[in-house]
């Protein structure tokens, strides 16, 4: 130089804002009396809902082999194995907003 599936999903977390819901402060109103009820602030408010991992994790799928049974065909049906490694910016993008998301197994580095 080339070709590959270092593949795909889905939960779950680490981790993230701050749109909704609580949480808390501020103002408005009812006013016979209370409950309710509107607006706006704060995410260095634990927290729901919600974003969420290539280098987290579980599962399913798939894929590549091996053996088995059945077939006389190459296609089904069962079991078993693998599916490895992996330091990483800044800067930009979405969304309410913000991440370890996506740009991106990128630049760069060994």
């Nucleotide at each position: 130089c080339c070709u590959g599936a270092a593949g795909c999903a889905g939960g779950c977390u680490a981790g993230g804002g701050u749109u909704c819901c609580g949480a808390u402060c501020c103002c408005c109103g009812c006013g016979g009396c209370a409950u309710g009820g509107g607006g706006g602030g704060u995410g260095c408010c634990u927290g729901g809902u919600c974003c969420g991992a290539g280098a987290g994790u579980c599962u399913g799928c798939g894929g590549c082999c091996c053996c088995g049974c059945g077939u006389c065909c190459u296609g089904g049906c069962g079991g078993g194995g693998c599916u490895c490694c992996a330091c990483g910016g800044a800067g930009g993008g979405a969304u309410a907003a913000a991440a370890g998301c996506c740009c991106g197994g990128g630049a760069g580095g060994u």
This is a predicted structure of a 110-nucleotide RNA (Guanidine-I riboswitch aptamer) from a Thiobacillaceae bacterium.
The sequence was found by an Rfam model in a public genome assembly.
Rfam family: Guanidine-I riboswitch aptamer. About the family: This family represents a conserved RNA structure found upstream of the ykkC and yxkD genes in Bacillus subtilis and related genes in other bacteria. The function of this family is unclear although it has been suggested that it may function to switch on efflux pumps and detoxification systems in response to harmful environmental molecules.
Model confidence (mean pLDDT): 79 of 100.